[in-house]
RNA sequence: UGAUAGAGGACGCGGAAAUGAUCAGUACCUCACAGCAACGCCGGCAAGCGGUUGUGAGCGAAAGGCUGUUCCGCCGAAGUGGAGUAUCGGUUGCCGCCGCUAUGCUGCUGGGACUGUGUUUAAGAGACACAGCACUGUCACACAAGACGAUGUGUGGAGAGCUAUCAG
Numbered sequence: 001u002g003a004u005a006g007a008g009g010a011c012g013c014g015g016a017a018a019u020g021a022u023c024a025g026u027a028c029c030u031c032a033c034a035g036c037a038a039c040g041c042c043g044g045c046a047a048g049c050g051g052u053u054g055u056g057a058g059c060g061a062a063a064g065g066c067u068g069u070u071c072c073g074c075c076g077a078a079g080u081g082g083a084g085u086a087u088c089g090g091u092u093g094c095c096g097c098c099g100c101u102a103u104g105c106u107g108c109u110g111g112g113a114c115u116g117u118g119u120u121u122a123a124g125a126g127a128c129a130c131a132g133c134a135c136u137g138u139c140a141c142a143c144a145a146g147a148c149g150a151u152g153u154g155u156g157g158a159g160a161g162c163u164a165u166c167a168g
Stems, first nucleotide, its partner, number of pairs: 001167006009075001012074006020066001029058008039050003042096006078109005084103003088099003110136002114132007138157007
């Protein structure tokens, strides 16, 4: 230098499935009344449709997200920011804008908690970002102990790391 194999954990990381609660007496739909229509369908142009707001009554979901369980894949596991690409979607056509998903490039983060602030979300759940704060694993340095064993304390760094084996 290269290849192979491993370790961290008191919630290690992610994926899938079937449940369960929540979503929610919400949205949609129907009826009645009242209002707006230069109004409504993401923006513009054109077209098409007939809507749209509120109150009351009736009926009444689903997706995403989530706790736990089972199975699968793993240890930059994975997450996140940036600028791209592609499919799909937002009534039809063009342009724009936005959103989900996937994918490659690049920056940051060793790991999981707790607290605070913010974003997202139906949400006091969860996720994410930043900051604080100890803990934990690893290596380096210093000190102490120890004498064939590998401990303790303190400080610091980062996974492009660490350990083991093999090859040059």

The RNA shown here (Lysine riboswitch aptamer) has 168 nucleotides and comes from a bovine gut metagenome. The coordinates come from a structure-prediction model, not an experiment, and the mean pLDDT is 83. Its Rfam family is "Lysine riboswitch aptamer". Gene Ontology term of the family: lysine biosynthetic process.